[in-house]
RNA sequence: UGAGUCGGCCAGGCGGCCGCGUACCGACCCUUCCUCGUGGAGGUGAUCGGUCCGAGGAACGUCCGGACUCCACAGGGCACGGUGCUGGGUAACACCCAGUCGGGGCGACCCGAAGGAAAGUGCCACAGAGAACAGACCGCCGAUGGCGGGUCAAUCUCCGGAGUGACCCGCACAGGCAAGGGUGAAACGGUGCGGUAAGAGCGCACCAGCAUCCGGGGUGACCCGGGUGGCUCGGCAAACCCCGCCAGGAGCAAGGUCGAACAGGGGGAGUGCGGCCCGCACGCAGACACCCCCGGGUGGACCGCUAGAGGUGACGGGCAACCGUCACCCGAGAGGGAUGGCCGUCGGGCGUCGCGAGACGCUCACAGAAUCCGGCGUACCGGCCGACUCACCAC
RNA sequence: GGGCGGUUAGCUCAGGGGGAGAGCACUUCCUUGACGCGGAAGGGGUCAGAGGUUCAAAUCCUCUACCGCCCA
Numbered sequence: 001u002g003a004g005u006c007g008g009c010c011a012g013g014c015g016g017c018c019g020c021g022u023a024c025c026g027a028c029c030c031u032u033c034c035u036c037g038u039g040g041a042g043g044u045g046a047u048c049g050g051u052c053c054g055a056g057g058a059a060c061g062u063c064c065g066g067a068c069u070c071c072a073c074a075g076g077g078c079a080c081g082g083u084g085c086u087g088g089g090u091a092a093c094a095c096c097c098a099g100u101c102g103g104g105g106c107g108a109c110c111c112g113a114a115g116g117a118a119a120g121u122g123c124c125a126c127a128g129a130g131a132a133c134a135g136a137c138c139g140c141c142g143a144u145g146g147c148g149g150g151u152c153a154a155u156c157u158c159c160g161g162a163g164u165g166a167c168c169c170g171c172a173c174a175g176g177c178a179a180g181g182g183u184g185a186a187a188c189g190g191u192g193c194g195g196u197a198a199g200a201g202c203g204c205a206c207c208a209g210c211a212u213c214c215g216g217g218g219u220g221a222c223c224c225g226g227g228u229g230g231c232u233c234g235g236c237a238a239a240c241c242c243c244g245c246c247a248g249g250a251g252c253a254a255g256g257u258c259g260a261a262c263a264g265g266g267g268g269a270g271u272g273c274g275g276c277c278c279g280c281a282c283g284c285a286g287a288c289a290c291c292c293c294c295g296g297g298u299g300g301a302c303c304g305c306u307a308g309a310g311g312u313g314a315c316g317g318g319c320a321a322c323c324g325u326c327a328c329c330c331g332a333g334a335g336g337g338a339u340g341g342c343c344g345u346c347g348g349g350c351g352u353c354g355c356g357a358g359a360c361g362c363u364c365a366c367a368g369a370a371u372c373c374g375g376c377g378u379a380c381c382g383g384c385c386g387a388c389u390c391a392c393c394a395c
Numbered sequence: 396g397g398g399c400g401g402u403u404a405g406c407u408c409a410g411g412g413g414g415a416g417a418g419c420a421c422u423u424c425c426u427u428g429a430c431g432c433g434g435a436a437g438g439g440g441u442c443a444g445a446g447g448u449u450c451a452a453a454u455c456c457u458c459u460a461c462c463g464c465c466c467a
Stems, first nucleotide, its partner, number of pairs: 001391010012346007020054002023051005028045001030043005056366001060377002063375005068251004075280001077278001081246004085099005100114001101112004115242002120240002122236003137181002139177003144174002146171008155162002189207006208232001210229008255303004265294004271285004310329008347364007396466007405419004413450001421437005443459005
């Protein structure tokens, strides 16, 4: 200098004007109560003025986990669901940290739903001979048996031959083989030597893998070293399943208080209901009741509601995630749902013009609270900082 | 705000790991004087998009986009 990896941070700045929302203060109007009255206390609001405050790293998707609330909950069975290397963190998690193993990258580093396939069941299309207690198309062999031919030997003979035996050659009929070819995602260990008719863990050596035993290290996953064994055991569990662990259901439109309005009007089952289902138990209600369907009415106010597993800093513990102690700081809370617009200036980006300084124009992402937190995932103009790797060059 | 479901041919839908299908519609031919009906043949698909698991994904898992339903 170039290429790259990881982590963290910012999310246009400043000023002016106008506007929106909550809270508080004041004014005004209306209204309630007390009082004979003056007056006092309180409430309300599409009014006015003032003060303070007013979106995010993802507020998003709603994919996980909790807090909170209601219902259920003696105890139990069945079904359904989630999760899955080890240790730790946490309120909890499918998250995070540290490690193990496997894979990718020259490397920094990245990725992994990563228990069990010698519990069981199931699937493995097409192609191919054969696809899970493997199989034989081409091919190799043809030892052994068969058929055909030749040579030799002895035997018999009607002298033409005949059968027998040994050896050799051929055929590839029986048979043997699985080395090679070919098919496939996958073909039942790999290499070498021996062996054989040809071959093959058939035998041996080494290697890989499996099972098992021993020694050492580690909390553990696992790692290192050595011995023995049969010679080899396919893949899929994000198929059913088995094993370990977790999980009652619903969700702030949860739930509660007050107020207003309508008709307790019509129909259905005979037991019904008790917030996933079955069923035991238990509880509630029982013909003006409960449950379901239809119909009618209201759709107002308040609580829940925002200070919390909160943030920042220092110190201490820990490799880290994180935890502890102390100090300081905080302030959206709407309900037709606010958080915006314009101007100036500075800054960034892009385009045009210009040799250049610069000028002009456009633009500043993604998005946006609604009970609250912890994560994950997704979207995003650009910029800054730190650590590290590789290549080249110079000293 | 919260909770669910779906997306396959132009339309309505099957298919729930190995071949992408049915009905209607469309095109051509036959039939008819012509149209319709009928008959025969045919074309048409990024299985919403991306990634993962698997030898293999419309199908199983995850994320994203779009559409629809329910609630006091």
Predicted 3D model of RNase P RNA and transfer RNA as a complex of 467 nucleotides. It holds a member of the Rfam family "Bacterial RNase P class A". Its mean pLDDT, the model's own confidence on a scale to 100, is 77.